């Protein structure tokens, strides 16, 4: 220098054909327990990289950027 993926909740992913985002784990709160730990239940957490563009509407489509991971040379 060139192609090529990923990027969404603390973490690890999911989101189909664009119609207002979800789980599991953790964190917290309960319930059992003489206590812990297992177990159950509940609650809360989101500028979906970062900025344009297209639409009526965009996590999903289009352009730069940026990060990280791989290949070529």
């Nucleotide at each position: 220098g060139c192609c090529c993926a990923a990027c969404u909740a603390g973490c690890u992913c999911a989101g189909u054909c664009a119609g207002u985002a979800g789980a599991g784990c953790a964190u917290g709160g309960g319930a059992c327990u003489c206590u812990u730990a297992a177990u159950c239940c509940c609650c809360a957490g989101g500028u979906u990289g970062u900025g344009g563009g297209u639409u009526u509407g965009a996590g999903c489509c289009c352009c730069a950027c940026g990060u990280u991971g791989g290949g070529c040379g």